[in-house]
Context: one part of a larger RNA
Molecule: large-subunit ribosomal RNA, domain II
Organism: Candidatus Electryonea clarkiae
RNA sequence: GCCAGCGAGUUGCUCGUCAUUGGCAAGGUUAAGGAGUUAAGCUCCCGAGCCGUAGCGAAAGCAAGUCUUAAUAGGGCGAUUUAGUCAGUGGCGGCAGACGCGAAACCGGGUGAUCUAUCCAUGGCCAGGUUGAAGCGUAGGUAAAACUACGUGGAGGACCGAACCAGUAGACGUUGAAAAGUCUUUGGAUGAGCUGUGGAUAGGGGUGAAAGGCCAAUCAAACCCGGAGAUAGCUCGUACUCCCCGAAAUGUUUUUAGGAACAGCCUCAUGAUAGUCUUCCGGAGGUAGAGCACUGACAGGGCUAGGGGCCCCACAAGGUUACCAACCCCUUUCAAACUCCGAAUGCCGGUUGUACGUUUCAUGGGAGUGAGGGUGCGUGAGAUAAGUUGCGUGCCCGAGAGGGAAACAACCCAGACCGACGGCUAAGGUCCCCAAGUGCGAUUUAAGUGAUGAAAGGAUGUGAAGUCGCGCAGACAACUGGGAGGUUGGCUUAGAAGCAGCCAUUCCUUUAAAGAGUGCGUAAUAGCUCACCAGUCAAGUAAUUUUGCGCCGAUAAUUCUCGGGACUAAAAUCGCCACCGAAGCCACGGUUCCAAAUUCAUUUUGGAAGGUAGGGGAGCAUUCCGUUUACCGUUGAAGGUGUACUGUAAGGUAUGCUGGAGGACACGGAAAAGACCAUGCUGGC
Numbered sequence: 001g002c003c004a005g006c007g008a009g010u011u012g013c014u015c016g017u018c019a020u021u022g023g024c025a026a027g028g029u030u031a032a033g034g035a036g037u038u039a040a041g042c043u044c045c046c047g048a049g050c051c052g053u054a055g056c057g058a059a060a061g062c063a064a065g066u067c068u069u070a071a072u073a074g075g076g077c078g079a080u081u082u083a084g085u086c087a088g089u090g091g092c093g094g095c096a097g098a099c100g101c102g103a104a105a106c107c108g109g110g111u112g113a114u115c116u117a118u119c120c121a122u123g124g125c126c127a128g129g130u131u132g133a134a135g136c137g138u139a140g141g142u143a144a145a146a147c148u149a150c151g152u153g154g155a156g157g158a159c160c161g162a163a164c165c166a167g168u169a170g171a172c173g174u175u176g177a178a179a180a181g182u183c184u185u186u187g188g189a190u191g192a193g194c195u196g197u198g199g200a201u202a203g204g205g206g207u208g209a210a211a212g213g214c215c216a217a218u219c220a221a222a223c224c225c226g227g228a229g230a231u232a233g234c235u236c237g238u239a240c241u242c243c244c245c246g247a248a249a250u251g252u253u254u255u256u257a258g259g260a261a262c263a264g265c266c267u268c269a270u271g272a273u274a275g276u277c278u279u280c281c282g283g284a285g286g287u288a289g290a291g292c293a294c295u296g297a298c299a300g301g302g303c304u305a306g307g308g309g310c311c312c313c314a315c316a317a318g319g320u321u322a323c324c325a326a327c328c329c330c331u332u333u334c335a336a337a338c339u340c341c342g343a344a345u346g347c348c349g350g351u352u353g354u355a356c357g358u359u360u361c362a363u364g365g366g367a368g369u370g371a372g373g374g375u376g377c378g379u380g381a382g383a384u385a386a387g388u389u390g391c392g393u394g395c396c397c398g399a400g401a402g403g404g405a406a407a408c409a410a411c412c413c414a415g416a417c418c419g420a421c422g423g424c425u426a427a428g429g430u431c432c433c434c435a436a437g438u439g440c441g442a443u444u445u446a447a448g449u450g451a452u453g454a455a456a457g458g459a460u461g462u463g464a465a466g467u468c469g470c471g472c473a474g475a476c477a478a479c480u481g482g483g484a485g486g487u488u489g490g491c492u493u494a495g496a497a498g499c500a501g502c503c504a505u506u507c508c509u510u511u512a513a514a515g516a517g518u519g520c521g522u523a524a525u526a527g528c529u530c531a532c533c534a535g536u537c538a539a540g541u542a543a544u545u546u547u548g549c550g551c552c553g554a555u556a557a558u559u560c561u562c563g564g565g566a567c568u569a570a571a572a573u574c575g576c577c578a579c580c581g582a583a584g585c586c587a588c589g590g591u592u593c594c595a596a597a598u599u600c601a602u603u604u605u606g607g608a609a610g611g612u613a614g615g616g617g618a619g620c621a622u623u624c625c626g627u628u629u630a631c632c633g634u635u636g637a638a639g640g641u642g643u644a645c646u647g648u649a650a651g652g653u654a655u656g657c658u659g660g661a662g663g664a665c666a667c668g669g670a671a672a673a674g675a676c677c678a679u680g681c682u683g684g685c
Stems, first nucleotide, its partner, number of pairs: 001685006011096003015093010027051003033045005055062002065077004099237002102234001106227006117201009126191001128160003131156001135152006164188003169184004203219001205215003240619006250263005264369002266366007274359001275356002277353001280350004289341001290339002295335003299331004304325001306324002308321004372397010402413003417590003422586003428580003431565003437577001439576006450567001457552002461549007469541002478536005484509003489503003515530001519528002591609007620674001622671006631663002639658008
């Protein structure tokens, strides 16, 4: 891992409550016990007790009343409205382990120091080599010592290094050779050394050169058995089928926040007769918007108190002010906690309808939910960030399949009872992948824009619509020629001559035209050029506004791409006609349910049937029992394994092979009553 078997809402209660069935009924009923009997049973006796028939009061007590009270007042609870009770079954609750499995732990009584920690007693072990302490001896030395040298000597938690003990670093090993090792390397190796045997200390206790270490592969409290099915607001699991309905993730409170209680929302039963939509009418209100009349904020100006500066001044006063500035005036704004105003929706009441048709409400039984999420709109927080977070209000997912969006819970379309090789459509599409137009008419785009999600900004891209100049008396562009004189204007300056700078009614003349000069240039001149004019040429040209489609701006980390191929339309805009396209709708056949009508008998008409938690209903199968005697079975039961048929499903029937002795149908009853899943348990492979 697979297969087989086992494996979870049960049982008890003279406990409660509701539903239902039955008995009796203003009553109902017996318990223990006793008697009988065909004896786990049944029948009878027994009325103790319990519930009901009357309530009120703390109670005495009174009573259709009673309590409060001084009260015959008021008020509270009652009566005026009678149905209960016993038993069976079912739902739910209570007490019990109470659906099953699961702790970490707590307590009691025992078992452990053959591992290991420390200690006690008694034994054992440490190759070889090195160093050379004290002491002693001899010699030297001294007054004597001290001291020095050479020997001798053999000390040391001394040195090197085997056994032995340890375990430094690395590699290997990691379903190992091994539940801690191997190899290389390393530390100690006469000591606080290592070790044999025997003994001591025991669980809140020991022992510990102290690491919470060790106490039998177990230690921040060992192991075994017991209390014990501890407790688990937690996790996981909880077994056949079909039919009807169908949630919630909210409010309040909570030693409460992943749990609860009550309410809300679901379901079932009973009862009542409402409810929703729509038309119109009548209401309450202060949002959106708007406004500045209030409260505040706020821009410029005017007027002008007050203040500051300057002038003046012995003081007092005075003058002035491109300074600050209240009130007031003009112009201009802003506000969730401003309002002179003020909608649309929504809300409340009435009303209309040939609308819907129980959707509404009440009482009672049973729940689940109380982590929500995405999206549109209105908003708070945040950064007018978030697949962020908190509200409100819709929709959807949750609990919703189908079609579209390449893929994609919640975006668009649309709500799946079943069948089928029929038809029409929705969103979205119609060149190929891929069902349907290489459709029609008009225009745009050249960027593969489309297909990148994008801005400020930039540009003789190009289309459309304007405005305003110049132009056959010749424009715009290009080319040819001219572009002069007073004069080097004056000032300044070393110089300043159109062109460093300053000044100026920048003037006058000759002219077709030519600035006291547009730029380059020179030290200053010179030189080139422009404005301006003429000629050549010949028909448009300059500026500007609005707008369509494009261009740049445009950078992300492992090739590319619109889903792909490809496309100049198969892109974009406007319009038109077809077609495709879903579990939508229609048509056909069928099932179940509901309502109405109807019938001897169930038939007609209309409607409904997505679904998690959950509520309700109807069934299938298994084992045993009763009716049970009768029925099937060695001419082959049950079981196993195939096949065929059949039922909406759980399932059923027949039969081949196997098997070798029991087994049903029908109607009832009772349960150890249905497994793929609990890292389930046991066994087999």